RNA sequence: CAGCGACAAAGGCAAACCCGCCGAAAGACGGGGACGCAAAGCCAACGAGACUAAGGUGCGCAGCGCGCACUAGGUCUGUCGGGUUGCCCGA
Numbered sequence: 001c002a003g004c005g006a007c008a009a010a011g012g013c014a015a016a017c018c019c020g021c022c023g024a025a026a027g028a029c030g031g032g033g034a035c036g037c038a039a040a041g042c043c044a045a046c047g048a049g050a051c052u053a054a055g056g057u058g059c060g061c062a063g064c065g066c067g068c069a070c071u072a073g074g075u076c077u078g079u080c081g082g083g084u085u086g087c088c089c090g091a
Stems, first nucleotide, its partner, number of pairs: 005088001012037002017032004022027001035078001041084003046081003049076003055071007
C1' cells in the first nucleotide's frame, strides 16, 4: 500500500410505526423512533428488477360520468449487480 472483516476502538446511518408537509399515486422531505447496516455514503445520464398510472391509448357501461386493461417521461441505491469515494487495522 492492497485485500479481508474482529466478542476491538472512535464514530456514522436509520427499518417499521406515529406526527407534520409535498405529491394523482408510488413515494420524497422534516421531527420522533430503532429493525438492522462495514459503505444502509454517492450514481435512477450504467444494467436488471419492483412499485405507481396523473397524463395518454383502447374497451365497456349508458350518461356528461364511472369502471377495466395497457403505458414512465414518475418512484425505489435499505431490491440486486456494477461504478465511484471513505473510517479502524487484531487474526